Predicted 3D model of a 76-nucleotide RNA (transfer RNA) from a Phycisphaerales bacterium. Taxonomically the source falls in Phycisphaerales (Bacteria, Pseudomonadati, Planctomycetota, Phycisphaerae). The coordinates come from a structure-prediction model, not an experiment, and the mean pLDDT is 80.
RNA sequence: GCCGCCUUAGCUCAGUUGGUAGAGCAUUGGUUUUGUAAACCAAUGGUCGCCGGUUCGAGUCCGGCAGGCGGCUCCA
Numbered sequence: 001g002c003c004g005c006c007u008u009a010g011c012u013c014a015g016u017u018g019g020u021a022g023a024g025c026a027u028u029g030g031u032u033u034u035g036u037a038a039a040c041c042a043a044u045g046g047u048c049g050c051c052g053g054u055u056c057g058a059g060u061c062c063g064g065c066a067g068g069c070g071g072c073u074c075c076a
Base pairs, nucleotide, nucleotide: 001072002071003070004069005068006067007066010025011024012023013022019056027043028042029041030040031039049065050064051063052062053061
């Protein structure tokens, strides 16, 4: 330098044909207990990496950029 894949909640990850962004864990509150843990119930938590484009409508499609992982090639 070239090619492929990945980037979504604090963490690990889903997200169907473009049509209201989700789960588990964690956190907080509650129930229960003499108390703690466990269990159960509920709540909080999002610039869908960034900038543009297409579209009535983009996490999803297109282009560029950034970061990460893997592979290939050249020079020395």